[in-house]
RNA sequence: GCCGACUUAGCUCAGCUGGCUAGAGCGGUUGACUUGUAAUCAGCAGGUCGUGGGUUCGAUUCCCACAGUCGGCU
Numbered sequence: 001g002c003c004g005a006c007u008u009a010g011c012u013c014a015g016c017u018g019g020c021u022a023g024a025g026c027g028g029u030u031g032a033c034u035u036g037u038a039a040u041c042a043g044c045a046g047g048u049c050g051u052g053g054g055u056u057c058g059a060u061u062c063c064c065a066c067a068g069u070c071g072g073c074u
Stems, first nucleotide, its partner, number of pairs: 001073007010026004019057001028044005050066005
């Protein structure tokens, strides 16, 4: 230099052949239970879906550029 994959909650990831208000587990937190802790159960908070454009009535999803991570080729 060229090619490809990936980027969604604090962490690990799902979501999708465009459509209410974006989800799970772990973690955090509140309560219940317990003599108390852990475990268990029930709730709550937490996201500009990497950034910027484009297409569309509508984009996490499609297209382009850029950035970052990983891999391959030279």
Molecule: transfer RNA
Organism: uncultured Clostridia bacterium